RNA sequence: GGGCGGUUGGCUCAGCUGGUAGAGCGCCUCUCUUACACAGAGGAGGUCAAUGGUUCGAGUCCAUUACCGCCCA
Numbered sequence: 001g002g003g004c005g006g007u008u009g010g011c012u013c014a015g016c017u018g019g020u021a022g023a024g025c026g027c028c029u030c031u032c033u034u035a036c037a038c039a040g041a042g043g044a045g046g047u048c049a050a051u052g053g054u055u056c057g058a059g060u061c062c063a064u065u066a067c068c069g070c071c072c073a
Stems, first nucleotide, its partner, number of pairs: 001072007010025004019056001027043005049065005
């Protein structure tokens, strides 16, 4: 330099054919306990890597850029 894949709550990851952003773990509160843990109930937490474009509508499609990984030279 060229090709491919990835980037989504604190962490690990889903997200179908473009149509209300989700799960598990973690965190907070309550119940239970002498207390802790377990268990049960409820809750908070996201500019979907960035910018621009297409569209009535973009996490999803297109372009560029950044970062990470793999392959080729």

The RNA shown here (transfer RNA) has 73 nucleotides and comes from a Microgenomates group bacterium.
Model confidence (mean pLDDT): 82 of 100.
The RNAcentral record of the sequence draws on ENA.
The source organism's lineage runs through Bacteria and Bacteria candidate phyla.